[in-house]
């Protein structure tokens, strides 16, 4: 340099173009307990790497950058 894949909450992942973006772990509060852990209930937390484009409508499709991984030279 070229090709392919990936980039969504603190972490790990879902999310066939249309609902207030979902779950587990973690975190906070309450319950329970002699105190913790475990367990139960509730809650906070991402506008989806960045910028454009297509579309009535984009996390989802297209382009360019940025970052990461693999392969080739």
């Nucleotide at each position: 340099g070229c090709g392919c894949c990936c980039g969504u909450a603190g972490c790990u992942u879902a999310g066939c173009g249309g609902a207030u973006a979902a779950a587990g772990c973690g975190c906070a509060a309450g319950g329970u307990u002699g105190c913790g852990g475990a367990c139960c209930u509730u809650g906070a937390g991402a506008c989806c790497g960045c910028a454009g484009g297509u579309u009535c409508g984009a996390u989802u499709c297209c382009u360019g950058c940025c970052g990461g991984g693999c392969g080739c030279g």

Predicted 3D model of a 73-nucleotide RNA (transfer RNA) from a Candidatus Nealsonbacteria bacterium. The prediction has a mean pLDDT of 83. It matches the Rfam family "tRNA". By type it is a transfer RNA. Rfam's curators write: Transfer RNA (tRNA) molecules are approximately 80 nucleotides in length. It was read from a public genome assembly. The organism belongs to Candidatus Nealsoniibacteriota, within Bacteria.